Group I catalytic intron, 191 nucleotides, folded computationally. The coordinates come from a structure-prediction model, not an experiment, and the mean pLDDT is 78. It matches the Rfam family "Group I catalytic intron". About the family: Group I catalytic introns are large self-splicing ribozymes. They catalyse their own excision from mRNA, tRNA and rRNA precursors in a wide range of organisms. The core secondary structure consists of 9 paired regions (P1-P9). These fold to essentially two domains - the P4-P6 domain (formed from the stacking of P5, P4, P6 and P6a helices) and the P3-P9 domain (formed from the P8, P3, P7 and P9 helices). The literature on the family includes a 1990 paper in Annu Rev Biochem by Cech, "Self-splicing of group I introns". Of the family's consensus pairs, 95% are formed in the model.

RNA sequence: AAAACGACAUAUUAACGGCGGCGUAUAUCAAAAAUGAUAUAUGUGAAGCUGACUAUAUCGGUAAAAUCCCAAAUUGAUUUAAGGAUAAUACCGAGGGAACUCCGAUGUUUAUCGGAGGCCCGUAGAGACUAUGCGUCAGCCAUCUUGAAACAAAGAUGAAGAUAUAGUCCGAUCCUCGCAGUAAUGCGAGA
Numbered sequence: 001a002a003a004a005c006g007a008c009a010u011a012u013u014a015a016c017g018g019c020g021g022c023g024u025a026u027a028u029c030a031a032a033a034a035u036g037a038u039a040u041a042u043g044u045g046a047a048g049c050u051g052a053c054u055a056u057a058u059c060g061g062u063a064a065a066a067u068c069c070c071a072a073a074u075u076g077a078u079u080u081a082a083g084g085a086u087a088a089u090a091c092c093g094a095g096g097g098a099a100c101u102c103c104g105a106u107g108u109u110u111a112u113c114g115g116a117g118g119c120c121c122g123u124a125g126a127g128a129c130u131a132u133g134c135g136u137c138a139g140c141c142a143u144c145u146u147g148a149a150a151c152a153a154a155g156a157u158g159a160a161g162a163u164a165u166a167g168u169c170c171g172a173u174c175c176u177c178g179c180a181g182u183a184a185u186g187c188g189a190g191a
């Protein structure tokens, strides 16, 4: 001097902190194997390319780290424990959905309808709108595996971020008043 895998802080930042991804080691389970899943410890270097789609956006429900609050009771005490608030987020049922995959029917030159599937909506800060991906789909490329089948194939890996990513708006944050609450805080009105 430069740089730090990711989002979460009204703004900034290389996030004290908890959470997610991945590497290494150990253990267990699955696989023929490459590998995958889970747990613990410890680290944070690395993360291929091209094209197609952008629709639905509704009703309910379960759980939750860190952080904040702490009346009564009890206690020598500024103690203790239940509980509460908020929330990064993890999900379930019903219903719905663009391109896509499979099956069936009709039809005719690849169209229409129905069913199933994966994924998405639900799931921003109450939310509206636009775009495109870090989403979905199709292919290519790279590295790795090799039992069965086959005569050349079948598989594995190439991270996560979207419970709003980039934006435009609106809302909120600050202030005053009111209500509920011990409080944290929540709701409403106003400037």
Base pairs, nucleotide, nucleotide: 005020006019008017021044022043023042024041025040026039027038028037029036030035048140049139050138051137052136053135058094059093060092061091062090063089067085068084069083073080095121096120097119100117101116102115103114104113105112106111125170127169128168129167130166131165141158142157143156144155145154146153175190176189177188178187179186180185